[in-house]
RNA sequence: CCUGAAAAAGCCACACCCCUUGCAAAGGGGGGUCGGAAAACCACGGGUCUGGUCUGCUUAGUUUUAGAAGGCAGAUCCUGACAGCCGAGUUGCCGAAA
Numbered sequence: 001c002c003u004g005a006a007a008a009a010g011c012c013a014c015a016c017c018c019c020u021u022g023c024a025a026a027g028g029g030g031g032g033u034c035g036g037a038a039a040a041c042c043a044c045g046g047g048u049c050u051g052g053u054c055u056g057c058u059u060a061g062u063u064u065u066a067g068a069a070g071g072c073a074g075a076u077c078c079u080g081a082c083a084g085c086c087g088a089g090u091u092g093c094c095g096a097a098a
Base pairs, nucleotide, nucleotide: 004094011036012035016031017030018029019028020027021026034084040090041089044087045086046085047082048081049080051078052077053075054074055073056072057071058070
């Protein structure tokens, strides 16, 4: 340095529940403990998700042609969220065998 033990000392905390912030995704605090050797940090690339914008489809009422709200879909657009989805980058505890 690679590796990660039926080792030791500690660490983190999914789902779910309570409180709280946010339109929301989600965040913070408490309980909880599925799991984790980077489940530590970081939104740079991909991805997923939120809110919006634009475009298309649909369409009530109206009857001449205008086509709203809502719903659905798409975008190489805007805004956020997620590091316990993957990759890049940064830092790091312990120590057996090989």

c-di-GMP-I-GGC riboswitch aptamer from a Deltaproteobacteria bacterium, 98 nucleotides, folded computationally. The prediction has a mean pLDDT of 79.